[in-house]
RNA sequence: GGGCGGGUAGCUCAAUGGCAGAGCAUCGGCCUUACAAGCCGAGGGUUGUAGGUUCGAUCCCUAUCCCGCCCA
Repeated sequence: GGGCGGGUAGCUCAAUGGCAGAGCAUCGGCCUUACAAGCCGAGGGUUGUAGGUUCGAUCCCUAUCCCGCCCA
């Protein structure tokens, strides 16, 4: 330098054009003499960045940054 995959909540990951979600974690409540476990609930997001297409983009297109793998 070229090719491929990935970047979404604190962490691990869904969501193939129409309200951004789950598990764990965190916080509150119930339960317990108390803790843990269990049950109920809540908060938490410029979907790496900048543009484009579209009535509408996490999703399609372009550029770019970062991480991994392969080729040279």
This is a predicted structure of a 72-nucleotide RNA (transfer RNA) from a Deltaproteobacteria bacterium. Its mean pLDDT, the model's own confidence on a scale to 100, is 85. Rfam family: tRNA. The literature on the family includes a 1993 paper in Trends Biochem Sci by Hou, "The tertiary structure of tRNA and the development of the genetic code". It is annotated as a transfer RNA. The source organism's lineage runs through Bacteria, Pseudomonadati, Myxococcota and Myxococcia.